[in-house]
Large-subunit ribosomal RNA, domain I from a termite gut metagenome, 537 nucleotides, folded computationally.
The prediction has a mean pLDDT of 84.
Rfam family: Bacterial large subunit ribosomal RNA. Rfam links the family to the GO terms ribosome and structural constituent of ribosome.
Context: one part of a larger RNA
RNA sequence: AGCGUAUGGGGGAUGCCUGUGGCUCUUGGAGGCGAUGAAGGACGUGGUAAGCUGCGAUAAGCCCGGGGGAUUAGCAAACGUGAAUUGAUCCCGGGAUUUCCGAAUGGGGCAACCCGGCAGACGGAAGGUCUGUCACAUCCGUAAGGGUGAGCUAACCCGCUGAACUGAAACAUCUAAGUAGGCGGAGGAGAAGAAAACAAAAGUGAUUCCCGGAGUAGUGGCGAGCGAAACGGGAUUAGCCCAAACCGAUGUUGUUACGGCAAUGUCGGGGUAAUAGGACUACGAUAUACGAAUGUCGACGAAGUGGAACUACCUGGAAAGGUAGGCAAUAAAGGGUGAAAGCCCCGUACACGUAAGUUUGGCUGGAGUUAGUAGUAUCCUGAGUAUGGCGGGACACGAGGAAUCCUGUCAGAAUUAGCCGGGACCACCCGGUAAGGCUAAAUACUCCCAAGAGACCGAUAGUGAACCAGUACCGUGAGGGAAAGGUGAAAAGUACCCCGAACAGGGGAGUGAAAAAGAACCUGAAACCAUGCGCUU
Numbered sequence: 001a002g003c004g005u006a007u008g009g010g011g012g013a014u015g016c017c018u019g020u021g022g023c024u025c026u027u028g029g030a031g032g033c034g035a036u037g038a039a040g041g042a043c044g045u046g047g048u049a050a051g052c053u054g055c056g057a058u059a060a061g062c063c064c065g066g067g068g069g070a071u072u073a074g075c076a077a078a079c080g081u082g083a084a085u086u087g088a089u090c091c092c093g094g095g096a097u098u099u100c101c102g103a104a105u106g107g108g109g110c111a112a113c114c115c116g117g118c119a120g121a122c123g124g125a126a127g128g129u130c131u132g133u134c135a136c137a138u139c140c141g142u143a144a145g146g147g148u149g150a151g152c153u154a155a156c157c158c159g160c161u162g163a164a165c166u167g168a169a170a171c172a173u174c175u176a177a178g179u180a181g182g183c184g185g186a187g188g189a190g191a192a193g194a195a196a197a198c199a200a201a202a203g204u205g206a207u208u209c210c211c212g213g214a215g216u217a218g219u220g221g222c223g224a225g226c227g228a229a230a231c232g233g234g235a236u237u238a239g240c241c242c243a244a245a246c247c248g249a250u251g252u253u254g255u256u257a258c259g260g261c262a263a264u265g266u267c268g269g270g271g272u273a274a275u276a277g278g279a280c281u282a283c284g285a286u287a288u289a290c291g292a293a294u295g296u297c298g299a300c301g302a303a304g305u306g307g308a309a310c311u312a313c314c315u316g317g318a319a320a321g322g323u324a325g326g327c328a329a330u331a332a333a334g335g336g337u338g339a340a341a342g343c344c345c346c347g348u349a350c351a352c353g354u355a356a357g358u359u360u361g362g363c364u365g366g367a368g369u370u371a372g373u374a375g376u377a378u379c380c381u382g383a384g385u386a387u388g389g390c391g392g393g394a395c396a397c398g399a400g401g402a403a404u405c406c407u408g409u410c411a412g413a414a415u416u417a418g419c420c421g422g423g424a425c426c427a428c429c430c431g432g433u434a435a436g437g438c439u440a441a442a443u444a445c446u447c448c449c450a451a452g453a454g455a456c457c458g459a460u461a462g463u464g465a466a467c468c469a470g471u472a473c474c475g476u477g478a479g480g481g482a483a484a485g486g487u488g489a490a491a492a493g494u495a496c497c498c499c500g501a502a503c504a505g506g507g508g509a510g511u512g513a514a515a516a517a518g519a520a521c522c523u524g525a526a527a528c529c530a531u532g533c534g535c536u537u
Stems, first nucleotide, its partner, number of pairs: 001536009015522001016486002021457002023454007030446002032152002040101003043056003047079002051075002062095006071083003106115003116134007136149005156187001157185005167174001171221001197204002208235005218226002239438003242382001246269010274416001276381004280375004289369002295363003298359003304352003310325005326343002334346003387411008397423001418433005473480002493521001496508004
């Protein structure tokens, strides 16, 4: 020096665990907060107080109501000082207070700071202090004044705008994709929606969503790819209102022979359709159906209340284990208790309870809405619209034979004997009635609340984060972003003595079932290090 072996050190794998951690879901709720100042922060606030939590100069709190019934002043010990059966702490509901910044809004500003105007208050003339008030936009209003908006928010929704990597085994049409990103807007959903729709000789009857139709018909450098609809089956069902004609009121303007007439605006009535309907003319009347606010009963609804049944012996540190004999069960869900408990504790089944509030229910109530017959001369029925040309875009459909929809541009109708569509176009036939608007449900999502589930994870896993984590740390910044769980049943956390410079470390002693559980604390693998012994050189 090597190898082997033993004993230690070192290290933190493995196993086991995880009430407070995650992940994925289910059911129900909620789906917003904000100028009455939000979300998010800064700074304060405790007897001593650095952090977290709570709270706001009334500052781990104040008031009221309800619950509850013995302890209590958060995490969090100790010292000190208190509170509480005259009901504290605690839980629930309502209220008060709520500094400064922040949309931030009196003006300014390098957020949490600085400086003002006006009115009032302080002895108050001046400096000063305090209270209230003072932004902008828009709507109503003659004005005074009043209303609304803004900002935040996880996904879902609609609109505007809109890539590239990539695929095509290169690449340009194409694809990725109307995706990502940007902007705007809304709601608990949003969008869509009551046929100028489909269909096909038969019919359906708003929209939305699901299953099929179907990877079909198509489309496509006919490449890569893209990719319907009718129809059938389900979910859910709901239909309405204007504009106009006509009538009336009222204002303005023009004109006038001063009687009016014309144009135009506002308001009210009227009216809303395709078997066309309405106005208009004539006749007729209190029909019928629906139904808001409100009140009341009920139901739901916070904290919460009651809630069955076991003992002995044995082993053991400890009984829930073993043995023996019992009991309850609308309760053998689950958790805890010194090992493995239906009957020890919390609970569980079941039963009960009500405030704020809610309304899917019943009753009340009645604001308000709702109709006919006949006639058909005249009037009305959405115009820079429909439609066409050119250029784009959307439609599964890439300009194609290309209908349909949108529109930048240029043209530009008809008026019910009308007009549009049925995939070029024409005819017949059929379906519908554009150029105004509203509309629940079935559908999408989950930042959040409650309850629950898992052939999900178990600390290099599962969220980045089980732990004071979006922290420490890095970066000028946008941004990036960790590591880190486990003594024991209980601190019983080692009184006292010794070695030592020692508040280091250790040896006794003591606690404990165990200290080879001593806080660098469950188990304690390997690498690596040391020592003893054996063998080899």